[in-house]
Molecule: c-di-GMP-I riboswitch aptamer
Organism: soil metagenome
């Protein structure tokens, strides 16, 4: 490049949670891993430190569709 398909952005509606966000429906921006996993950073949310406010630390959620990095993995000229 074929094939055969999978996934599911934003927005809507439902429901969880203070948020961040996530779960069920509907819907596709778009992705060869956008499959799984918070070990590393980065963003974001909540709480607490520093007289205050920013910075910064420090605790607890998130973001695996934000990289790193780990573990499976379909197909084919491979």
């Nucleotide at each position: 490049a074929a094939a055969g398909g999978g996934c599911a952005a934003a927005c809507c509606c439902g429901g969880g949670g203070c948020a961040a966000c996530c779960c069920g429906g509907g819907g596709a921006c778009g992705c060869a891993a956008a499959g799984c996993c918070u070990c590393c950073g980065g963003c974001g949310c909540c709480g607490g430190g520093c007289c205050g406010a920013a910075a910064c630390c420090c605790g607890g959620g998130g973001u695996a569709g934000c990289g790193g990095g780990g573990c499976c993995g379909c197909c084919g000229a491979a």